RNAcentral holds the full RNA, with entries from ENA.
A computed fold for a 537-nucleotide part of an RNA from a Bacteroidales bacterium, annotated as large-subunit ribosomal RNA, domain I.
Rfam family: Bacterial large subunit ribosomal RNA.
The prediction has a mean pLDDT of 81.
NCBI's taxonomy places the organism under Bacteria, Pseudomonadati, Bacteroidota, Bacteroidia, Bacteroidales.
Context: one part of a larger RNA
RNA sequence: CGUAUGGUGGAUGCCUUGGCUCUCAGAGGCGAUGAAGGACGUGAUAAGCUGCGAUAAGCUCCGGGGAGGUGCAAAUAACCCGUGAUCCGGAGAUCUCCGAAUGGGGAAACCCUUCAUGCUGAAGGCAUGAAAUCCUGUGCAAACAGGAGGCAAACCCAGGGAACUGAAACAUCUAAGUACCUGGAGGAAAAGAAAACAACAGUGAUUCCCUUAGUAGUGGCGAGCGAAAGGGGAAGAGCCCAAACCGGGACAGUUUCGGCUGUUCCGGGGUUGUAGGACGGCCAUCACGAAAGACAAUUCCAAGUGGAAGCUUCUGGAAAGCUGCACCAUAGAAGGUGAUAGUCCUGUACACGUAACGAAUUGUUUUUCAGGCCAGCUCCUGAGUAAGGCGGGACACGUGAAAUCCUGUCUGAAUCUGCGGGGACCAUCCCGCAAGGCUAAAUACUCCUGAGAGACCGAUAGUGCACUAGUACCGUGAGGGAAAGGUGAAAAGCACUUCGAACAGAAGAGUGAAAUAGUACCUGAAACCAUGCGCUU
Numbered sequence: 001c002g003u004a005u006g007g008u009g010g011a012u013g014c015c016u017u018g019g020c021u022c023u024c025a026g027a028g029g030c031g032a033u034g035a036a037g038g039a040c041g042u043g044a045u046a047a048g049c050u051g052c053g054a055u056a057a058g059c060u061c062c063g064g065g066g067a068g069g070u071g072c073a074a075a076u077a078a079c080c081c082g083u084g085a086u087c088c089g090g091a092g093a094u095c096u097c098c099g100a101a102u103g104g105g106g107a108a109a110c111c112c113u114u115c116a117u118g119c120u121g122a123a124g125g126c127a128u129g130a131a132a133u134c135c136u137g138u139g140c141a142a143a144c145a146g147g148a149g150g151c152a153a154a155c156c157c158a159g160g161g162a163a164c165u166g167a168a169a170c171a172u173c174u175a176a177g178u179a180c181c182u183g184g185a186g187g188a189a190a191a192g193a194a195a196a197c198a199a200c201a202g203u204g205a206u207u208c209c210c211u212u213a214g215u216a217g218u219g220g221c222g223a224g225c226g227a228a229a230g231g232g233g234a235a236g237a238g239c240c241c242a243a244a245c246c247g248g249g250a251c252a253g254u255u256u257c258g259g260c261u262g263u264u265c266c267g268g269g270g271u272u273g274u275a276g277g278a279c280g281g282c283c284a285u286c287a288c289g290a291a292a293g294a295c296a297a298u299u300c301c302a303a304g305u306g307g308a309a310g311c312u313u314c315u316g317g318a319a320a321g322c323u324g325c326a327c328c329a330u331a332g333a334a335g336g337u338g339a340u341a342g343u344c345c346u347g348u349a350c351a352c353g354u355a356a357c358g359a360a361u362u363g364u365u366u367u368u369c370a371g372g373c374c375a376g377c378u379c380c381u382g383a384g385u386a387a388g389g390c391g392g393g394a395c396a397c398g399u400g401a402a403a404u405c406c407u408g409u410c411u412g413a414a415u416c417u418g419c420g421g422g423g424a425c426c427a428u429c430c431c432g433c434a435a436g437g438c439u440a441a442a443u444a445c446u447c448c449u450g451a452g453a454g455a456c457c458g459a460u461a462g463u464g465c466a467c468u469a470g471u472a473c474c475g476u477g478a479g480g481g482a483a484a485g486g487u488g489a490a491a492a493g494c495a496c497u498u499c500g501a502a503c504a505g506a507a508g509a510g511u512g513a514a515a516u517a518g519u520a521c522c523u524g525a526a527a528c529c530a531u532g533c534g535c536u537u
Stems, first nucleotide, its partner, number of pairs: 001534007013522001014486002018457002020454007027446002029151002037098003040053003044076001048072002059092006068080003103112003113131007133148006155186001156184005166173001170220001196203002207234005217225002238438003241382001245268010273416001275381004280374004289369012304352003310325002314321001326343002328332001334346003387411008397423001418433005473480002493521001496508004
């Protein structure tokens, strides 16, 4: 060096309990009736996980189910069970201590009070209950009643708000109103019924998608940023106040005691741009419709119930393979069973299923809302507002010719013969009616539940975790953070003997299809090691 046989090692192949990404439905919250999350307990024996809470792997009731059961998890003991256990679904009971933690304190899971009641007659002790703060309402007050607080994956709105980076440096700019911090809400949120667009033609709240379009623009006209109208779709829904005017209550002022005036509260009325409404006049009247509540019925939502059809030859350890002959099919989805099973098991198609809770639909009923015309005299139609100056910000738009929107500051209108807009500004024309409010759907998301899918992974992959995983371990701490799957069909997990100091290891024997499948267990590569043989120096 070659070769063979072994050792070591754990690659590879095969497998999958676990992941990843989605789809369709559901749910979209839990919490002072004490949450989320924990500490400590709890078993015959009990370290961990799971469950549970001094009633402690559990208690009660209702429903399902029908033979075994006392979790992972074997074995032993002791028990339970057709007077129906274990198990599954629903509703209750119990639920130590900490934690918003809320009687006070505190180095969380501990310490210490006050009051009332009871043991009980006193002291002491024990048991039960109450005792936090803030807001709102009532109330003269005392007090009482109601609410809030905290947690939770993303989505949403608002208040604040970077830098790295890009510009091949860098300052305007970009990154980006992103990350992050704070507040708030809902199952969605926000927006929303034109002081809107448009352009001489018209549209008719909002939101979302496709397009318009990388266009018009903007831009140290650099890097970059980047619309809208219009068109096509999804969805579709509109309403309520304030005021004028009428009426009432309370208080105040005034009074010639008849009243009048003012403030405030309540009820009616009324809600728009072709202006509308009040006031005045005329005509109709409870029918259609809408919303909310209550009741009833139906359906859905749980555990669950029924559910077709096969035998054989050969090989083999084992038949589901092969052979032969059959059968079912609204079921030939899938998984399991000693190899590959429509007809063995669980199932599947299909059909059925109740108390309670909840949801939807329908019906009945109650309450509330819900007219038209004429006239144009008078009154009303959102004020520190619109608008303007200065300084900023938002608009695709960086101050620009810069309209529009927001406002820190200083000013500050008009009132329908009115006011705003149509990208400086003016006129004509056109469109609209601000300074109050509500509003489903189409849209966004997934901590979670059910069903399903994959030219996704297959244990150095896929989640960090297929396994006692946010564990062990590291760090004062914030925090960081693993490794670790596979005997066999079945433990049948090697009785017994021998060697040995041996509970090490080995040789027999036995089990098994296989033990070079022996728990250091499927396969078992290479590096590396040993031994035998061969060759070379």